Molecule: transfer RNA
Organism: uncultured Subdoligranulum sp.
RNA sequence: GCUGGUGUAGCACAACUGGCAGUGCAGCUGAUUUGUAAUCAGCAGGUUGCGGGUUCGAUUCCUGUCGCCAGCU
Numbered sequence: 001g002c003u004g005g006u007g008u009a010g011c012a013c014a015a016c017u018g019g020c021a022g023u024g025c026a027g028c029u030g031a032u033u034u035g036u037a038a039u040c041a042g043c044a045g046g047u048u049g050c051g052g053g054u055u056c057g058a059u060u061c062c063u064g065u066c067g068c069c070a071g072c073u
Stems, first nucleotide, its partner, number of pairs: 001072007010025004019056001027043005049065005
């Protein structure tokens, strides 16, 4: 340099050929306990890497760019 993959909550990942952004762990509150842990219930947490385009509507499609991974040279 070229090709392919990938980027979503603090972390690990979903989101089924475009239609409400979710799960687990972690965090907070409450219950339980002499207390802690465990368990149970609830709550909070997101400019979907960043820009542009298509569309009534984009995590999803197109495009540019950046980071990471792999392959080729």